[in-house]
RNA sequence: CCAGGUGAUCGGAUGGCCGCGCCAGUUUUGGUGAGGAAAGUCCGGGCUCCACGGAAAAACGGUGCCGGGUAACGCCCGGCGGGGGCGACCCCAGGGAAAGUGCAGCAGAGAAUAGACCGCCUCCUUCGGGAGGUAAGGGUGAAACGGUGCGGUAAGAGCGCACCGCGUUUUCGGUAACGAAAACGGCUAGGUAAACCCCACCGGGAGCAAGACCAAAUAGGAACGGCGCUUGAGCAUUUUCCGGCGAGCCGUUCGGGUAGGUCGCAAGAGGUGCCCGGCAACGGGUGCCCUUAGAUGAAUGGCCAUCUCCGCGAGGGACAGAACCCGGCUUAUAGAUCACCUGGCAUU
RNA sequence: GGCCACGUGGCGGAGUGGUGACGCAGCGGACUGCAAAUCCGUGUACCCCGGUUCGAUUCCGGGCGUGGCCU
Numbered sequence: 001c002c003a004g005g006u007g008a009u010c011g012g013a014u015g016g017c018c019g020c021g022c023c024a025g026u027u028u029u030g031g032u033g034a035g036g037a038a039a040g041u042c043c044g045g046g047c048u049c050c051a052c053g054g055a056a057a058a059a060c061g062g063u064g065c066c067g068g069g070u071a072a073c074g075c076c077c078g079g080c081g082g083g084g085g086c087g088a089c090c091c092c093a094g095g096g097a098a099a100g101u102g103c104a105g106c107a108g109a110g111a112a113u114a115g116a117c118c119g120c121c122u123c124c125u126u127c128g129g130g131a132g133g134u135a136a137g138g139g140u141g142a143a144a145c146g147g148u149g150c151g152g153u154a155a156g157a158g159c160g161c162a163c164c165g166c167g168u169u170u171u172c173g174g175u176a177a178c179g180a181a182a183a184c185g186g187c188u189a190g191g192u193a194a195a196c197c198c199c200a201c202c203g204g205g206a207g208c209a210a211g212a213c214c215a216a217a218u219a220g221g222a223a224c225g226g227c228g229c230u231u232g233a234g235c236a237u238u239u240u241c242c243g244g245c246g247a248g249c250c251g252u253u254c255g256g257g258u259a260g261g262u263c264g265c266a267a268g269a270g271g272u273g274c275c276c277g278g279c280a281a282c283g284g285g286u287g288c289c290c291u292u293a294g295a296u297g298a299a300u301g302g303c304c305a306u307c308u309c310c311g312c313g314a315g316g317g318a319c320a321g322a323a324c325c326c327g328g329c330u331u332a333u334a335g336a337u338c339a340c341c342u343g344g345c346a347u348u
Numbered sequence: 349g350g351c352c353a354c355g356u357g358g359c360g361g362a363g364u365g366g367u368g369a370c371g372c373a374g375c376g377g378a379c380u381g382c383a384a385a386u387c388c389g390u391g392u393a394c395c396c397c398g399g400u401u402c403g404a405u406u407c408c409g410g411g412c413g414u415g416g417c418c419u
Stems, first nucleotide, its partner, number of pairs: 001344010012307007020033005035319001039330002042328005047207004060203005065079005080094001081092004095198002100196002102192002117138002119134006146164006165187001166185008211263004221254007234245002270289008308317003349418007358372003366402001374390005395411005
């Protein structure tokens, strides 16, 4: 210098003017105001209500190598095993298939109690072929019932042997997953559990539009009191008359509840410097910081100046906008920066 | 804001791991003097990206879109 890997950070800066939400003060005014994902709502919690003697089981759902971290998790850290890469490093839903059930289209002779199409070998033969043996070779397929070699055989075959693979047992190392070695077995026990299932562990349900409080008008409800019930209260705008309907009417108090309003609703499993423990995630101690937005048709915007980045220039500035909060994951993201590491080339 | 369901030709709508039905519409042909009706024929359909599997419309994860419920 080129090509990469891992981890982390920023996500235009400053000032002025005019606006908007919230808080404090109220005469001016002052303070504060989106994100790393505020997103998807995919997990885990806090909080609230509902249900329920506790606990366990069943059912249903989820998780799934081992150890640790955490309030908890399907998250994180470290390790193991498998796979990829020359390498730094990356990826893996990674328990159980010798408990059981199921599935494998097409092709192919045969697809899970194996199997004889071609080939090979033996025998028979009317010379067309037939009977038997055989899984070493060919062919089909995603997959063909251990692999390679030697022996053996009519040809073959774990039939025998050696090595590899697989399994069982023992010993050693490791907390464990697992690894190593030895002996034995002699291939029996192929694949699929993001098929049913088995085992272990976890989970009561709903969600701030949860929920709590205050509380109009109108119309129901309850209690008490008054008047009235054919000697007629009340109704039909006021008064009188005539006629009609007619069993309730009026007042006070209380309760539920709608509109509306208030709370929930902003300092918390908070952040960060240093020290200690730990490989790390993280934990402990100590100091410092913070009204660290709080709306409810829902504020966070516009203009100007200087600088910055991209572009020849005009011009442009990624993804994206809080709605109870927190820990994660996932997805989107122009551009810029830092640290460590790997491979190659060149030079010294 | 929260909670659910769905996505298969132009439209409707079956299919639950192995070659994707059916109806309407469209197009071509037959019939007819011309049409309609009828008959025959006809198509690059599984929202997108990954994963599991020999194999995915189907199973799993993520994304996108559509619809519904709760004041």
Background:
Two RNAs folded together computationally: RNase P RNA and transfer RNA, 419 nucleotides in total. It holds a member of the Rfam family "Bacterial RNase P class A". By type it is a ribozyme. The coordinates come from a structure-prediction model, not an experiment, and the mean pLDDT is 79.